[in-house]
C1' cells in the first nucleotide's frame, strides 16, 4: 500500500410505517421505527428513474418539457473501520 470480506470483535447507518414541518410535485427534514447494508459514507460526473411549477401544445387538468428530485437504481470518481492473506 494493494486485494478479499468468508469470521469475529468495535462501532455504524436505517427501508416500510408514524408523527411534525417543507416544497407545485417528486422528494426531503426532524423524532419514533428497523427491513436490510462491508462502504446504505461524501460527491449529480454518464447512464438510468420519478416530478411538471414554468414553458409550449390539445377540445380536455390533453401531450411534452429540468433549470427540480432519487447515491438504499447502476457504473464512476474521494474518504473510512476491523480482520486474513
Nucleotide at each position: 500500500u494493494u486485494u478479499u470480506g468468508u469470521u469475529a470483535a468495535u462501532a455504524g447507518c436505517a427501508a416500510a410505517c408514524u408523527u411534525g414541518g417543507u416544497g407545485a410535485a417528486a422528494g426531503u427534514c426532524a423524532g419514533g421505527g428497523a427491513c436490510g447494508c462491508a462502504a446504505a459514507a461524501c460527491c449529480a460526473c454518464g447512464g438510468g428513474u420519478c416530478u411538471a411549477a414554468u414553458g409550449u401544445u390539445u377540445a380536455a387538468u390533453u401531450a411534452c418539457u429540468a433549470u427540480g428530485a432519487c447515491c438504499g437504481c447502476c457504473g464512476g470518481g474521494u474518504u473510512g473501520c476491523c480482520a486474513a492473506a

Predicted 3D model of an 85-nucleotide RNA (c-di-GMP-I riboswitch aptamer) from Peptococcaceae bacterium UBA4068. Of the family's consensus pairs, 95% are formed in the model. Lineage of the source: Bacteria > Bacillota > Clostridia > Eubacteriales > Peptococcaceae. The sequence was found by an Rfam model in a public genome assembly. Its mean pLDDT, the model's own confidence on a scale to 100, is 86.